[in-house]
RNA sequence: AGAUGCCUUCGGGGUCGGGUGAAAUUCCCAACCGGCGGUGAUGAAAUGAAUCGCUUCAUUUCUAAGUCCGUGACCCGUCAUUAUUUUAAUGACGGUGGAUCUGGUGAGAAUCCAGAGCCGACAGUAUAGUCUGGAUGGGAGAAGGAUACA
Numbered sequence: 001a002g003a004u005g006c007c008u009u010c011g012g013g014g015u016c017g018g019g020u021g022a023a024a025u026u027c028c029c030a031a032c033c034g035g036c037g038g039u040g041a042u043g044a045a046a047u048g049a050a051u052c053g054c055u056u057c058a059u060u061u062c063u064a065a066g067u068c069c070g071u072g073a074c075c076c077g078u079c080a081u082u083a084u085u086u087u088a089a090u091g092a093c094g095g096u097g098g099a100u101c102u103g104g105u106g107a108g109a110a111u112c113c114a115g116a117g118c119c120g121a122c123a124g125u126a127u128a129g130u131c132u133g134g135a136u137g138g139g140a141g142a143a144g145g146a147u148a149c150a
Base pairs, nucleotide, nucleotide: 006145007144008143009142010141017029018028019027031130032129033120034119035071036070037069038068043062044061045060046059047058048057049056050055066118067117075095076094077093078092079091080090081089082088083087100116101115102114103113104112122133123132124131
């Protein structure tokens, strides 16, 4: 001097089996996976009220979407700072960035139930959501802590 601040910890899963081929966890058949916040007609618990009771209602807490609303990693740009200055790193800001229908129930379905689909950065390599690598990195955020102010 700062207080929209500081510190700590945590913070992503997945190719079984088979085919072709010289070669593929990359192609083909088949299998498997689903970050973070929000929403929510999910489910559960507690409390209270009504009821003889079944049960109903209310409140609170926990929980519930890959494909709804946002968002992160990757990539690109602008500006600033720093350095060993054709460049790189860091920070701020901006851009880019994938995917859902049908039926059922119902007052209402983008979330419930059933069915069938679809999607998944970059680099490497026989074409990769799943292997290897940048990455013992970054990160949306989550939990906790100490302080300041009120």
The prediction has a mean pLDDT of 77. A computed fold for a 150-nucleotide RNA from Evansella caseinilytica, annotated as FMN riboswitch aptamer (RFN element). It was read from a public genome assembly, where an Rfam model found it. Of the family's consensus pairs, 100% are formed in the model. Its Rfam family is "FMN riboswitch aptamer (RFN element)". Gene Ontology term of the family: FMN binding.